[in-house]
The RNA shown here (transfer RNA) has 73 nucleotides and comes from a bacterium. The coordinates come from a structure-prediction model, not an experiment, and the mean pLDDT is 84.

RNA sequence: GGGGCGGUAGCUCAGCUGGGAGAGCACUUGACUGGCAGUCAAGAGGUCAGGGGUUCGAGCCCCCUUCGCUCCA
Numbered sequence: 001g002g003g004g005c006g007g008u009a010g011c012u013c014a015g016c017u018g019g020g021a022g023a024g025c026a027c028u029u030g031a032c033u034g035g036c037a038g039u040c041a042a043g044a045g046g047u048c049a050g051g052g053g054u055u056c057g058a059g060c061c062c063c064c065u066u067c068g069c070u071c072c073a
Stems, first nucleotide, its partner, number of pairs: 001072007010025004019056001027043006049065005
């Protein structure tokens, strides 16, 4: 330098054919307990890497940029 894959909640990751943004863990509150742990119930938490475009509508499609992994040279 070129190719491929990836960046979504604090962490690890799903997200189908473009229309609801989600799961587990963690966190908060409540109940059970003398307390802790644990279990159960409820809840908070998002610039979908950044920008632009297409579309009635974009995490998803197109372009540019950026970061990481990997292959080739």